[in-house]
The RNA shown here (transfer RNA) has 72 nucleotides and comes from a Parcubacteria group bacterium. Its Rfam family is "tRNA". It is annotated as a transfer RNA. Its family is annotated with triplet codon-amino acid adaptor activity in the Gene Ontology.
RNA sequence: GCCGAGGUAGCUCAGGGGUAGAGCAAAGGACUGAAAAUCCUUGUGUCGGGAGUUCAAAUCUCCCCCUCGGCA
Numbered sequence: 001g002c003c004g005a006g007g008u009a010g011c012u013c014a015g016g017g018g019u020a021g022a023g024c025a026a027a028g029g030a031c032u033g034a035a036a037a038u039c040c041u042u043g044u045g046u047c048g049g050g051a052g053u054u055c056a057a058a059u060c061u062c063c064c065c066c067u068c069g070g071c072a
Stems, first nucleotide, its partner, number of pairs: 001071007010024004018055001026042005048064005
């Protein structure tokens, strides 16, 4: 340099045009003499950045940045 995959919550990842979700972690509460465990409640997010298409974009198109893999 070329090709491919990926970037979404604190972490691991779903979601592929129509209200952004799960698990874990975390916070608050119950329980306890106090903890742990258990139970109840709570999503904490400019969806990597910009532009375009569209009534509507995390999702489609283009450019850029970053990560991983392959070829050279």

The coordinates come from a structure-prediction model, not an experiment, and the mean pLDDT is 81.